[in-house]
Context: one part of a larger RNA
RNA sequence: CUGGGCGUAAAGGGAGCGUAGGCGGUUAGGUGUGUCGAAUGUGAAAGCCCGCAACUCAACUGCGGAAUGGCAUUCGAAACUACCAGGCUAGAGUACUGGAGAGGAGAGCGGAAUUCUUGGUGUAGCGGUGAAAUGCGUAGAUAUCAAGAGGAACACCGGUGGCGAAGGCGGCUCUCUGGACAGAUACUGACGCUGAGGCUCUAAAGUUAGGGGAGCAAACAGGAUUAGAUACCCUGGUAGUCCUAACUGUAAACGGUGUACACUUGGUGUGCGAGGAAUUGUCCCUUUGCGCGCCGAAGCUAACGCGAUAAGUGUACCGCCUGGGGAGUACGGUCGCAAGAUUAAAACUC
Numbered sequence: 001c002u003g004g005g006c007g008u009a010a011a012g013g014g015a016g017c018g019u020a021g022g023c024g025g026u027u028a029g030g031u032g033u034g035u036c037g038a039a040u041g042u043g044a045a046a047g048c049c050c051g052c053a054a055c056u057c058a059a060c061u062g063c064g065g066a067a068u069g070g071c072a073u074u075c076g077a078a079a080c081u082a083c084c085a086g087g088c089u090a091g092a093g094u095a096c097u098g099g100a101g102a103g104g105a106g107a108g109c110g111g112a113a114u115u116c117u118u119g120g121u122g123u124a125g126c127g128g129u130g131a132a133a134u135g136c137g138u139a140g141a142u143a144u145c146a147a148g149a150g151g152a153a154c155a156c157c158g159g160u161g162g163c164g165a166a167g168g169c170g171g172c173u174c175u176c177u178g179g180a181c182a183g184a185u186a187c188u189g190a191c192g193c194u195g196a197g198g199c200u201c202u203a204a205a206g207u208u209a210g211g212g213g214a215g216c217a218a219a220c221a222g223g224a225u226u227a228g229a230u231a232c233c234c235u236g237g238u239a240g241u242c243c244u245a246a247c248u249g250u251a252a253a254c255g256g257u258g259u260a261c262a263c264u265u266g267g268u269g270u271g272c273g274a275g276g277a278a279u280u281g282u283c284c285c286u287u288u289g290c291g292c293g294c295c296g297a298a299g300c301u302a303a304c305g306c307g308a309u310a311a312g313u314g315u316a317c318c319g320c321c322u323g324g325g326g327a328g329u330a331c332g333g334u335c336g337c338a339a340g341a342u343u344a345a346a347a348c349u350c
Base pairs, nucleotide, nucleotide: 004321005320006319007304008303012318014201015200016199017198021194022193023192025088026087027086029084030083031082034080035077036076037075038074039073040072041071042070049065050064051063052062053061091191092188093187094186095185096183097182098181103177104176105175106174107173108172109171110154115149116148117147118146119145120144121143125136126135162169163168206247207246208245209244210243211242215241216240220236221235222234223233258317259316260315261314262313263312266295267294268293269292270291271290272289273288274287275286276285299306300305323350324349325348332343333342334341335340
């Protein structure tokens, strides 16, 4: 490179936007780039291959043919591809109406609980465990009542419910703001799909600076357990967890399943719409669109299983894999304050 693959065997990039590139709806016209046909020229000879001949045969040799898969020029074809100029509306988008939603950002507010402080009541224990001890407590704890402070998180509702590209998002109100969906028309007229590089976003932990610090809690200290116990259990406890600004850029970033489009029997539940019938009724019934689940036909699969939310049948484009270990390591490059991230081997060995 070709081939075969990527849910679980090696293999889908964490996610999006998007550059180059690749691919691209329908209709008539033109051009003739690719494409197809014909002719001419060239494609040295030798060799290879085929036929014939000739040295007694063969090797060797001679003659003829074929091949030389190609290139150039000229003439022609116009279905497909491309290009040029035009049309269309089924893709895509815009406008309008409407309801749903923990989508995002900022500000404000609320109650419960923990802790602490102050005061009251009150007295000898509390706490903790398998059992204990460390610890707290007559300087009055635990318990209980009242007041106050402060930080963080939002019980019930809450739901294989909803929203978001992914990460993720949950008390309430306001302001700003993104997207999706449904309905009925109107408009633009292929404006599309994918996307190497690139850019942006990206849980937790971690880093820098400044705040904040209630609870929890790496490290650490002590008490237990144990042969030991650098653990599991207990008492404490600092970073951190929270906020602002910046960095890091990784996760079992998982549906372990790239994105987009088309097609392919069904059943059932649920969320958000729209229509119909009927009604006291926004219930139920029925049709339909978009989501989220379960079960299953055909088909697929090594099996498990998947099965209109495909792992079925196809198309377009990207990423990735090629025995295990060495190793996601070394070296070098790039990025980072650092931690490290990213790109990424080989010897050797089985």